This is a predicted structure of a 383-nucleotide RNA (Bacterial RNase P class A) from a Pseudomonadota bacterium. It is recorded under the gene name rnpB.
[in-house]
């Protein structure tokens, strides 16, 4: 210097001028002031939990969903660290739904001769038969060799055979035991067993673990005007007619009395009840709270491989309602492209990602112009 791998940290800075939002002083009530004022992802609502309401006596067991090597962290996890197996790359390293196929039950398209109680398409081979001596045809043996598939009843080598075959032998694989080693997944090792029911459980199922439900429009607290419910208490409780089921019934008229309206009368309207007052209760507009000191943030040190956790210290840092966090100017700093210039540089012009709180925390995903840091690995060059 090239290519690259892992893990991060940043997402322009400062200063002027105008704006917007909470809060907190003052106030002539119009405003002044002053302090703070988004993010790694504030998003996606995918998991896990605070928290609040419901339901629920324990246990189990059943459905239903979920997760699945093995120890460990953590409030909790489908997350996160370290390791085991297997996979991929020369390598850093990445990637795995990674429990169970002798519990059952299914499934293995298309090709292929045969796909599961294996299987002779070519090809080998002994015999038989015919031959024009090139070979053809049957009866069998053969899974080494070619062919199909993703997958063809262990791999290579040797031996043995007519020609093959774990038929035998050696080594590797595989299997159930046994010793060593590690908490443990596993891993190492010497004999043994001739190889034997292959594959799919992101099909069904089995095995072990986990799970009530709704969600801050949860959810507490306060509470109007109007209209309604209840109670009392003022004021009036009379007269006539009619009907029946003969009851302090029920209809109608009039009057007591009440309302409107007038300065007052005339007047209109309801009426045996209309009208007034008092207090109670429940909802419903609206307001408080929930709601910003946390499983908080820097930073030492200590324990630990790590994730993590502990000790001291030191900080407080949006939060309002459907919703404020903006714009410009100037300079500097990065990017690209233009002009001057042998160079150094100086100049003009443009450019700077993805998004944005809404009750908070943990994760995981997914979106991002560009920007630097640290470890590392291949290779090239030069001392």
């Nucleotide at each position: 210097c090239c290519a690259g791998a892992u893990g991060g940290u940043c997402g322009g800075g400062c200063g002027g001028u105008c704006g917007c939002g909470u809060c907190g002083u003052c106030u002539u009530c119009g405003g002044a002031c002053g302090c703070c004022g988004a993010g790694g992802a504030a998003a996606g609502u995918c998991c896990g939990g605070g928290c609040u309401c419901c339901a629920c006596g324990g246990u189990g067991a059943c459905a239903a969903g979920g997760c699945g090597g093995u120890g460990g962290g953590u409030a909790a996890c489908g997350c996160c660290c370290a390791c085991c197996g297997g996979g991929a790359g020369c390598g850093a390293u990445c990637c795995c739904a990674g429990g169970g196929a002798u519990a059952g039950c299914g499934c293995c398209a298309c090709a292929g001769a045969a796909a599961g109680c294996a299987a002779a398409c070519c090809g080998c081979c002994u015999c038989c038969c015919g031959u024009u001596c090139g070979c053809g045809g049957g009866c069998g043996g053969u899974a080494a060799g070619g062919g199909u598939g993703a997958a063809a009843g262990g791999g290579u080598g040797g031996g043995g055979u007519a020609a093959g075959a774990g038929c035998c032998c050696a080594c590797c694989g595989c299997g159930g035991a046994c010793c060593u080693g590690g908490u443990g997944a596993c891993a190492g090792g010497g004999a043994c067993g001739g190889c034997a029911u292959g594959g799919c459980a992101a099909g069904c199922c089995c095995c072990g673990c986990c799970u009530g439900g709704a969600g801050c429009a949860a959810g507490a607290c306060c509470g109007a005007a109007u209209a309604g419910g209840g109670a009392c208490c003022c004021c009036g409780c009379g007269u006539c007619g009619g009907c029946c089921u003969c009851g302090c019934g029920c209809c109608g008229a009039c009057u007591a009395g009440g309302c409107c309206g007038u300065c007052a009368c005339u007047g209109g309207c309801c009426g045996a009840g209309a009208g007034g007052g008092u207090c109670c209760g429940g909802g419903u507009a609206g307001g408080u709270c929930g709601c910003g000191a946390g499983a908080g943030c820097c930073g030492u040190c200590c324990a630990g491989c790590a994730a993590u956790g502990g000790u001291c210290g030191g900080c407080c840092u949006a939060g309002a309602g459907g919703a404020a966090u903006g714009a410009u100017c100037g300079u500097c700093g990065c990017c690209g492209u233009c002009u001057c210039g042998c160079a150094a540089g100086a100049g003009g012009c443009g450019g700077a990602a993805c998004a944005g709180a809404a009750c908070c925390c943990g994760g995981c995903u997914u979106a991002c112009a560009g920007a630097u840091c640290a470890u590392c690995u291949g290779g090239u060059c030069c001392a």
NCBI's taxonomy places the organism under Bacteria, Pseudomonadati, Pseudomonadota. The model forms 98% of the base pairs in the Rfam consensus.